[in-house]
RNA sequence: CGAGACCCCUUGAUGGCCGCGGUCCGGAGCGAUCCGGACUGAGGAACUUCCGGGCUCCGCAGAGCACGAUGGCGGAUAACGUCCGCCCAGGGUGACCUGAGAGAUAGCGCAGCAGAGAACAGACCGCCUCCCGGCUCCGGCCGGGCGGUAAGGGUGAAACGGCGGUGUAAGAGACCACCGGGCCUCCGGCAACGGCAGGCCGCAUGGCAAGCCUCAUCGGGAGCAAGGCCAAGCAGAGGACCAUCGGGUUGCUCGCCCGCGUCCUCGGGUAGGCUGCUAGAGCCUGGCGGCGACGUCAGGUCGAGAUGGAUGGCCAUCCGCAUCGCUUCGGCGAUGCGACAGAACCCGGGGUAUAAGGGGUCUCACCUC
Numbered sequence: 001c002g003a004g005a006c007c008c009c010u011u012g013a014u015g016g017c018c019g020c021g022g023u024c025c026g027g028a029g030c031g032a033u034c035c036g037g038a039c040u041g042a043g044g045a046a047c048u049u050c051c052g053g054g055c056u057c058c059g060c061a062g063a064g065c066a067c068g069a070u071g072g073c074g075g076a077u078a079a080c081g082u083c084c085g086c087c088c089a090g091g092g093u094g095a096c097c098u099g100a101g102a103g104a105u106a107g108c109g110c111a112g113c114a115g116a117g118a119a120c121a122g123a124c125c126g127c128c129u130c131c132c133g134g135c136u137c138c139g140g141c142c143g144g145g146c147g148g149u150a151a152g153g154g155u156g157a158a159a160c161g162g163c164g165g166u167g168u169a170a171g172a173g174a175c176c177a178c179c180g181g182g183c184c185u186c187c188g189g190c191a192a193c194g195g196c197a198g199g200c201c202g203c204a205u206g207g208c209a210a211g212c213c214u215c216a217u218c219g220g221g222a223g224c225a226a227g228g229c230c231a232a233g234c235a236g237a238g239g240a241c242c243a244u245c246g247g248g249u250u251g252c253u254c255g256c257c258c259g260c261g262u263c264c265u266c267g268g269g270u271a272g273g274c275u276g277c278u279a280g281a282g283c284c285u286g287g288c289g290g291c292g293a294c295g296u297c298a299g300g301u302c303g304a305g306a307u308g309g310a311u312g313g314c315c316a317u318c319c320g321c322a323u324c325g326c327u328u329c330g331g332c333g334a335u336g337c338g339a340c341a342g343a344a345c346c347c348g349g350g351g352u353a354u355a356a357g358g359g360g361u362c363u364c365a366c367c368u369c
Stems, first nucleotide, its partner, number of pairs: 002364009012318007020041009043340001047351002050349005055223004067219005072086005087101001088099004102214002107212002109208002124153002126149003130145006161179002164176003180203001181201005186195003227275004236266006245259005282301008319338008
């Protein structure tokens, strides 16, 4: 200097005018409310609602079945399908990236096209022995047939280990060496796994489980329009049950019966207020422990709370970028642009959108010292 890989950060600034939500203060009003002032008022994704958790109500003896999700190993965490570290497989020269990455001798199922043949397969071409016929320059050649052969060709994503040799009529793990594979032992590692260190097995028994399935782990349901309280309003009817409350039956216990009690269904009424509600697995800075995700300690800090739902509009100056023009190469001027998006109970993640700018670590190639 060029091309990349990974991890992060910022999300324009100031002022003026008009307008809106919230809190507090002051004033007016019986009150609803109004007026004035001060402070404060969106995000990195507030988006999606795809996972996980807190919280709330309902349900629940335990176990199993069904259903759903997850799926290498270890860790982090409130929890996770997330994250971190490692292993294996595939890709890349590399930094790095991608992987639903358990089980295919438990069982069932599936495999298009091409090809002769696709699951304990298969003789299309070729090769070889033998037989028959024809030709012959007697070396053989051509055609047909019974067989042998998976070494060669061809098809395919995949053809039942690879390569070389021995062997054979030609061949074949038929046999041998090396490589690959399976099983057992040993060694290293918490483990996934690795070493192939030693031994055994010549080794038909492949693929798909985001096909059914098997194994392991996890999972009760609904959601802040949850739930609670107050006010206003209305018309009750039917059914079930006594666990609670109350009444009756003998004063008490059990039991029984009933209700203005509880639950369900239908019908009727309401569309107001308060709470939940924002101080939390919170944020910032620093130290310590850990490779890291993260944990812990100390100090500091308070940062929206609407409910038809506020957070907006205009102007000026500056800032950033782009284009054009001028240039004394320092800049100057004009025009345009400044994205994606919008809290609604709260957190932790994933995914997706995004104009422009910035930081750090690393890789490869080239050049210079």
Bacterial RNase P class A from Bifidobacterium moraviense, 369 nucleotides, folded computationally. The RNAcentral record of the sequence draws on Rfam. NCBI's taxonomy places the organism under Bacteria, Actinomycetes, Bifidobacteriales, Bifidobacteriaceae, Bifidobacterium. Its mean pLDDT, the model's own confidence on a scale to 100, is 77.